Source information: The RNA shown here (Glycine riboswitch aptamer) has 87 nucleotides and comes from Salibaculum halophilum. Rfam family: Glycine riboswitch aptamer. From the family's description: This family represents the bacterial glycine riboswitch. Glycine riboswitches usually consist of two metabolite-binding aptamers domains with similar structures in tandem. The aptamers cooperatively bind glycine to regulate the expression of downstream genes. In Bacillus subtilis, this riboswitch is found upstream of the gcvT operon which controls glycine degradation. Rfam links the family to the GO term glycine biosynthetic process. NCBI's taxonomy places the organism under Bacteria, Pseudomonadati, Rhodobacterales, Roseobacteraceae, Salibaculum. The coordinates come from a structure-prediction model, not an experiment, and the mean pLDDT is 81. The model forms 90% of the base pairs in the Rfam consensus.

RNA sequence: CUGUGCGCGACGGGAGAACUGGCAGUGCCAGUGCCGAAGGAGCAACCGCCCCGGUAAACUCUCAGGCUUCAGGACCGCCGCGCGACA
Numbered sequence: 001c002u003g004u005g006c007g008c009g010a011c012g013g014g015a016g017a018a019c020u021g022g023c024a025g026u027g028c029c030a031g032u033g034c035c036g037a038a039g040g041a042g043c044a045a046c047c048g049c050c051c052c053g054g055u056a057a058a059c060u061c062u063c064a065g066g067c068u069u070c071a072g073g074a075c076c077g078c079c080g081c082g083c084g085a086c087a
Stems, first nucleotide, its partner, number of pairs: 002087003005083005011077003018032006033067003039063001040061003046054003
């Protein structure tokens, strides 16, 4: 210096799932139902000092969040900045 990697940010793409009632107005509340791709939680193989513990997800659970739009949104692409383990 370059690349892989990690973190942050910008841009683009980005799914799913309701109805009723009330108050009032582009929203809030209630009832029942539903969704999973913010976050969170749980488990296998495997490993260990083997009582027990460590450890994964896009799986599972739905606490949270969401169920017109907006917003959010895992993940993917691309660009920039930073870090500095490896090559």